The RNA shown here (transfer RNA) has 77 nucleotides and comes from a compost metagenome. It matches the Rfam family "tRNA". The family's RNA type in Rfam is transfer RNA.
[in-house]
RNA sequence: CUGCCUGUAGCUCAGCAGGAUAGAGCAUACGCCUUCUAAGCGUACGGUCGGAGGUUCGAAUCCUCUCGGGCAGGCCA
Numbered sequence: 001c002u003g004c005c006u007g008u009a010g011c012u013c014a015g016c017a018g019g020a021u022a023g024a025g026c027a028u029a030c031g032c033c034u035u036c037u038a039a040g041c042g043u044a045c046g047g048u049c050g051g052a053g054g055u056u057c058g059a060a061u062c063c064u065c066u067c068g069g070g071c072a073g074g075c076c077a
Base pairs, nucleotide, nucleotide: 001073002072003071004070005069006068007067010026011025012024013023019057028044029043030042031041032040050066051065052064053063054062
């Protein structure tokens, strides 16, 4: 330098042939249960989907640029 993969909630991830209130588990808070704790059960909280621009009636999803992480190849002495 080139190509590919990846980035979504505090953490681990799903959703990615566009269709509308963005999800799950864990964690956290509260409640139930229990003599108490743990476990179990329920509820709540939490992200404008790495960033910017574009296409579209509509973008997490498509296109362009860019940033971080990973892999492969190339170049140089």